[in-house]
Context: one part of a larger RNA
RNA sequence: UGACGGGGGCCCGCACAAGCAGUGGAGCAUGUGGUUUAAUUCGACGCAACGCGCAGAACCUUACCAGGCCUUGACAUCCCCCGAAGCCCGAGAAAUUGGGUGUGCCCGCAAGGGAGCGGGGAGACAGGUGGUGCAUGGUUGUCGUCAGCUCGUGUCGUGAGAUGUUGGGUUAAGUCCCGCAACGAGCGCAACCCUUGUCGUGUGUUACUAACGGGCAAGCCGAGGACUCACACGAGACUGCCGGGGACAACUCGGAGGAAGGUGGGGAUGACGUCAAAUCAUCAUGCCCCUUAUGGCCUGGGCCACACACGUGCUACAAUGGCCAGCAACAACGGGCAGCGAGCCGGCGACGGCGAGCCAAUCCCUAAAAUCUGGUCUCAGUUCAGAUCGGAGGCUGCAACUCGCCUCCGUGAAGCCGGAAUUGCUAGUAAUCGCGGAUCAGCACGCCGCGGUGAAUACGUUCCCGGGCCUUGUACA
Repeated sequence: UGACGGGGGCCCGCACAAGCAGUGGAGCAUGUGGUUUAAUUCGACGCAACGCGCAGAACCUUACCAGGCCUUGACAUCCCCCGAAGCCCGAGAAAUUGGGUGUGCCCGCAAGGGAGCGGGGAGACAGGUGGUGCAUGGUUGUCGUCAGCUCGUGUCGUGAGAUGUUGGGUUAAGUCCCGCAACGAGCGCAACCCUUGUCGUGUGUUACUAACGGGCAAGCCGAGGACUCACACGAGACUGCCGGGGACAACUCGGAGGAAGGUGGGGAUGACGUCAAAUCAUCAUGCCCCUUAUGGCCUGGGCCACACACGUGCUACAAUGGCCAGCAACAACGGGCAGCGAGCCGGCGACGGCGAGCCAAUCCCUAAAAUCUGGUCUCAGUUCAGAUCGGAGGCUGCAACUCGCCUCCGUGAAGCCGGAAUUGCUAGUAAUCGCGGAUCAGCACGCCGCGGUGAAUACGUUCCCGGGCCUUGUACA
């Protein structure tokens, strides 16, 4: 000087408390451990691994296993020889292989040469998701959006170093004020950026419709530029104003006006560093290793196994509920051309047939659902719950046996609110309801977004956890 303390003081955070909903019990989905296996590829391991890399494992992916094959190689550069590329038939599980057919482009009259592609040959070389993240770059997690981390000059100290950065107030903040052997400065904080909330101006089509006209009706047409909305530009919030407190300060409390206050809400933004943290399997890369194989191609299998154990979720255990009917509704974000597909027809349905419109503020996906009204069920393992299994079908795809999703009929399991323990959340939040998207042929209970309905509680900081500042002890560095 740090680090640490079941030392002290001050102060924060859904840290506790107060409250609401859960997890831990059940079934299923998914990840992991373990076990099994020819293989169940590899990585991730307290917080910060475990719906994680995987924003899509039937083949492919694929890195694993078995078998069948190749050896200048699937890929790059260079040399020589032959031939266009390609197409068809046969063998084979395919990779591959035997045979047949076949001639283009540029220069040139031609001979020939060249580009490109295919085949053969020689060797330099290729190749490796083989090892080392404890050799590395890059990227990332975490403490932590925490308020800290430092420097120049000066001063003090033999020196390590101190001071500044401590102190009195204050703040979300090393934020600001005051004081002070310090005076300044940098990286952080804040602001500048995006979005949302109010208003104005401009512009009105594909958006809108108050007045007028047309029209059975529909902003459908004429029309309008008011409204909604869209996109630009601007205004607005600054403790600016008033009052109390305070040191006449910073600031704080209350009030006015205002769509909005005291950082308005949300996002992006992550200081010096810590964990030899993670990643050699995104990529790059040193060294080591393989070189008829640790490289390469193919078919099939595996990554989907199942006595178990854990994590994350979904669905429930019902009556503020289930079912039926009625139609009365009301969104937002997005996506669409080998695409979204209206509408009509067939089918109980998944879906199929025909097919308008739309490269989309124009057409489509699109129905929003919870909600509302009426009826029924009457506390029962039930008209709760839907696992499992049987049967019949639909769709994608070369192909759904291992191993996809969906529909219909039947079957109806566990489950009566969950031990010890434990998680999230402070407001348009939790809870609850549906919708969209990426990936994607197909496959979503996961993920990323969107809107609808919409709470309860916070006395307080003694205690648990994490953190900041000052101080104290130390035989630790």